Molecule: transfer RNA
Organism: Salinicoccus siamensis
RNA sequence: GCCGGUAUAGUUUAAUGGUAAAAUACCGCCAUGGUAAGGCAGAGCUGCGAGUUCGAUUCUCGCUACCGGCA
Numbered sequence: 001g002c003c004g005g006u007a008u009a010g011u012u013u014a015a016u017g018g019u020a021a022a023a024u025a026c027c028g029c030c031a032u033g034g035u036a037a038g039g040c041a042g043a044g045c046u047g048c049g050a051g052u053u054c055g056a057u058u059c060u061c062g063c064u065a066c067c068g069g070c071a
Base pairs, nucleotide, nucleotide: 001070002069003068004067005066006065007064010024011023012022013021018054026042028040029039030038047063048062049061050060051059
C1' cells in the first nucleotide's frame, strides 16, 4: 500500500428494517445476631458523520480505532 472482519450498558455477549435483551458489576430494600450466598426493585448502552426509508442498531458510503491476511 491492497483486501477482509469487528465496534451495542463499567465488563462479556444477544437481537432484528418497527420503541434493544441477558449475565455480571453498581445503587436501594428484604432477609441474617453479623458477613457471604439468596429474593425483589432500579439506573445505565447501538464508535463518529452522511445517505436510503414512513421508520436504521440493522442496508449503503466515508472517517476513526482494533484484529487478521497478502505484498